[in-house]
RNA sequence: GCCGGUGUGAUGGAAUUGGCAGACGUAGUGGACUCAAAAUCCACCGGUAGCGAUACCGUACCGGUUCGAGUCCGGUCACCGGCA
Numbered sequence: 001g002c003c004g005g006u007g008u009g010a011u012g013g014a015a016u017u018g019g020c021a022g023a024c025g026u027a028g029u030g031g032a033c034u035c036a037a038a039a040u041c042c043a044c045c046g047g048u049a050g051c052g053a054u055a056c057c058g059u060a061c062c063g064g065u066u067c068g069a070g071u072c073c074g075g076u077c078a079c080c081g082g083c084a
Base pairs, nucleotide, nucleotide: 001083002082003081004080005079006078007077010026011025012024019067028044029043030042031041032040046057047056048055049054060076061075062074063073064072
């Protein structure tokens, strides 16, 4: 240099005919239970604004296509593998 694969919350990892992003777990926070804890159960658990309901943004990064993109197209970056 060329070719292929991968990149999603703190973390593992789903979501493929393009249609509610984060299912399900781990970790964490709050509560219940307990003398206290463990275990168990319940709720929450990306960001910003808001008292709140809610709104907007968010799938490595930048663009594009589309009513609609994690998913399709182009470019870039990082890592892994192969060839030279």

The prediction has a mean pLDDT of 81. Transfer RNA from Ruminococcaceae bacterium UBA7075, 84 nucleotides, folded computationally. It was read from a public genome assembly. The source organism's lineage runs through Bacteria, Bacillati, Bacillota, Clostridia and Oscillospiraceae. Rfam family: tRNA. Rfam links the family to the GO term triplet codon-amino acid adaptor activity.